[in-house]
Context: one part of a larger RNA
C1' cells in the first nucleotide's frame, strides 16, 4: 500500500447500489411463516338469499349461494434457516451403474365388467379439572375389500439368433403361472387402471485431490476373505450361521487437535499466501440421544412415540412445548435492523377455473457499515481595509482577493403543480384459421412500493466541513506556557530555562462527508 460482515473517538447535507450476531447450536412472552379441493363424499355450525306456517316477530325447510368441523385426495421430503457434528468417498473432479427407484410432467399401446363389508361425520348416554377420551344407534365416498378380465409385466421351464472385458445382456420366441382400475360433470371435458418409453429427481461404487502433531508406532475378531440363508429400490460382513486367518502400516496406519467442502473473495508482476460474510452447488443438523411409521421420495424444522434436561399448566388424579423461520424479548458481546406493507410482478402447494393461501418473494423502515456520484457557490473586487499572529519593532511581515463591495447561476434544499414505467397475462366478449377444439388477434381488468422516481415553475447564497498531522522516516514552522515535570511515541527517540517532538496559539500540510486509532490477512 491494498482489503474488512468490522468496532471505538470526533465530526455529518444529500441520492443510488449493495451489507446488516463473526460472541451464546444460549433461553424464549407475542403475534404470523403450508395449506388447498363441494367439479370426490355424507351433510349444515356460521352468515346470505328463498320458500313455508302463522301466535307478525319467531319457529321450521340444505331449497339456492356458499361452507365450519369430518371421511377422502394432492401438498406438506419444495421453499426458508443454521454450521453443532463431520478429515469422511462428506466434498471437488472424472468415470461406472450388464447392481437401482422415480409423484407430478410429455409420448404411445391397452382397459375399466360385477358385488360386499365398515367407519368418521351427525344423533343418543358417559368419564375428566384440562388435554383427551368411552359405549350405542346409523350413513357415504375417487375410502377399503373380494370376483372376473389380462400382456410386450412378474414368476417357472424349453429352444433360436446377435453382441459384450466378465458375471452376462438383448432380440424374437413356445408353454404353465400370478398380478388391475372410480368415478365427477355445467356433456366441453378432467379423471382412474396395466405396461413401455422420455425428461426430472434421487441411490449406489469406484480413480485422483482434500489440514497440523510421529513429544501418537503399531492397528483391527463382522476385523480381512469365502460358502449359504436373509434384507435392500439395488450392490455388498449390509445382518446372521459355518469355515479360512487374513486386512491396514514410515508413500504415515492408529491416536490426538483442528474444521463443514467447493465455486469464489482478498492480496500478489507471478508463483503463492491468506479466507469461505453476501450470492450459487453439495452436505449436515432441527431442544440432547434413539426408533420406526406413513408416503414416489423423510428416518421428515413448525408429524408421531420412547427415554432425558429445561420451562409452563393443574382440582394434584394427570397434562402441554421446542424461533438454527420472519419480526420482536432476555442474555452474552468492542458490536449487528421493524413485533412494516403487498401478494402488484417473480416463483411454489392446491383447483377445470374463478380463487385460496405464501415472513418464499418483491418493496419499505432503521444504520455514513462499505463503493459510488453529487453539493456546500461562481466571477470581478487592494484602500493589499480592520482583528488576530510575527518581527531586526516611527516600520513591515502574513492571514490575503481572503472578507466588505459588485455582478452572476440555482445543482440541492423549500415551495407550488404535472406525474410514470415495472402490465403481460389468466378469466370474460367478439372475430380469424383449420374437423366444433386449440392457435391466434382485437377489447376488457389487475400496482405494495407510490402521488414515490421523473418533469416544470418560484424566490433567493440563500439549507449544508470536518478530522488528522507538521523532529527524522514523511507534505507541512514559528511564538506562548511548562522546566526529566506535566506529558508524547509506529521505530528512532523527545522533555532537566531559549522545546520546529509535551499543552495552546498564529500559520501551514494532507484527506474529505468523512477522517483518525484499534484489531486481522496479504
Nucleotide at each position: 500500500g491494498g482489503a474488512u460482515g468490522a468496532a471505538c473517538g470526533c465530526u455529518a447535507g444529500c441520492g443510488g447500489c449493495a451489507g446488516g450476531c463473526u460472541u451464546a447450536a444460549c433461553a424464549c412472552a407475542u403475534g404470523c411463516a403450508a395449506g388447498u379441493c363441494g367439479a370426490g363424499g355424507g351433510g349444515u355450525a356460521a352468515c346470505a338469499g328463498g320458500g313455508u306456517g302463522c301466535u307478525u316477530g319467531c319457529a321450521c325447510c340444505g331449497c339456492u349461494g356458499a361452507c365450519g368441523a369430518c371421511c377422502g385426495g394432492c401438498g406438506a421430503a419444495c421453499g426458508g434457516g443454521u454450521g453443532c457434528g463431520u478429515a469422511a468417498c462428506g466434498c471437488g473432479u472424472a468415470u461406472a451403474g450388464a447392481a437401482u427407484c422415480u409423484g407430478c410432467c410429455u409420448u404411445g399401446u391397452a382397459c375399466a365388467g360385477g358385488a360386499g363389508g365398515a367407519u368418521a361425520g351427525c344423533c343418543u348416554u358417559u368419564a375428566g379439572a384440562a388435554a383427551u377420551g368411552a359405549a350405542g344407534a346409523u350413513u357415504a365416498a375417487u375410502a377399503c375389500u373380494c370376483c372376473a378380465u389380462a400382456a410386450u409385466a412378474c414368476u417357472g421351464a424349453g429352444a433360436u439368433g446377435u453382441g459384450g472385458c466378465a458375471u452376462c445382456a438383448c432380440a424374437a420366441u413356445u408353454u404353465a403361472g400370478u398380478u388391475a382400475a372410480a368415478g365427477a360433470u355445467u356433456u366441453a371435458u378432467c379423471g382412474g387402471u396395466a405396461c413401455a418409453a422420455g425428461a426430472u429427481g434421487a441411490c449406489u461404487a469406484u480413480g485422483c485431490g482434500u489440514c497440523c502433531u510421529a513429544u501418537u508406532a503399531g492397528c483391527u475378531a463382522g476385523a480381512u476373505g469365502g460358502u449359504a440363508a436373509g434384507g435392500u429400490a439395488a450392490c455388498g460382513g449390509c445382518u446372521u450361521a459355518c469355515c479360512a486367518u487374513g486386512g491396514c502400516a514410515a508413500c504415515g496406519a492408529u491416536a490426538g487437535g483442528u474444521a463443514g467442502g467447493g465455486g469464489g473473495u482478498c492480496u500478489g508482476a507471478g508463483a503463492g499466501g491468506a479466507u469461505u460474510a453476501u450470492c450459487c452447488c453439495c452436505c449436515a443438523c432441527a431442544c440432547u440421544g434413539g426408533u420406526a411409521c406413513u408416503g414416489a421420495g423423510a428416518c421428515a424444522c413448525g408429524g408421531a412415540c420412547c427415554a432425558g434436561a429445561c420451562u409452563c399448566c393443574u382440582a394434584c388424579g394427570g397434562g402441554a412445548g421446542g424461533c438454527a423461520g420472519c419480526a420482536g424479548u432476555g442474555a452474552g458481546g468492542a458490536a449487528u435492523a421493524u413485533u412494516g406493507g403487498u401478494c402488484a410482478a417473480u416463483g411454489g402447494a392446491g383447483g377445470c377455473a374463478a380463487c385460496u393461501c405464501u415472513g418464499a418473494a418483491c418493496c419499505a423502515g432503521c444504520c455514513a457499515u462499505g463503493c459510488c456520484g453529487c453539493g456546500u457557490g461562481c466571477a470581478g473586487g487592494a484602500a493589499g481595509a480592520c482583528u488576530g499572529c510575527c518581527c531586526u519593532a516611527u516600520g513591515g511581515g502574513u492571514u490575503g482577493u481572503a472578507a466588505a463591495c459588485u455582478g452572476c447561476u440555482u445543482u440541492u434544499a423549500u415551495a407550488c403543480a404535472g406525474g410514470a414505467a415495472g402490465a403481460a397475462a389468466c378469466a370474460g366478449u367478439c372475430g380469424u384459421a383449420c374437423g366444433a377444439g386449440u392457435a391466434c388477434g382485437a377489447c376488457c381488468u389487475u400496482g405494495a412500493c407510490g402521488g414515490u422516481a421523473c418533469u416544470g415553475u418560484a424566490a433567493g447564497a440563500a439549507u449544508a466541513a470536518g478530522c488528522a498531522c507538521c523532529g527524522g522516516c514523511u507534505a507541512a514552522c514559528u511564538c506562548c506556557g511548562u522546566g526529566c515535570c506535566a506529558g508524547c511515541a509506529g521505530c528512532c527517540g523527545c522533555g532537566g530555562u531559549a522545546a520546529u517532538a509535551c499543552g495552546g496559539a498564529g500559520g501551514g500540510u494532507g484527506c474529505a462527508a468523512g477522517c483518525g486509532u484499534u484489531a486481522u490477512c496479504c
RNAcentral holds the full RNA, with entries from ENA and SILVA. A computed fold for a 522-nucleotide part of an RNA from Tenacibaculum sp., annotated as small-subunit ribosomal RNA, 5' domain. NCBI's taxonomy places the organism under Bacteria, Pseudomonadati, Flavobacteriales, Flavobacteriaceae, Tenacibaculum.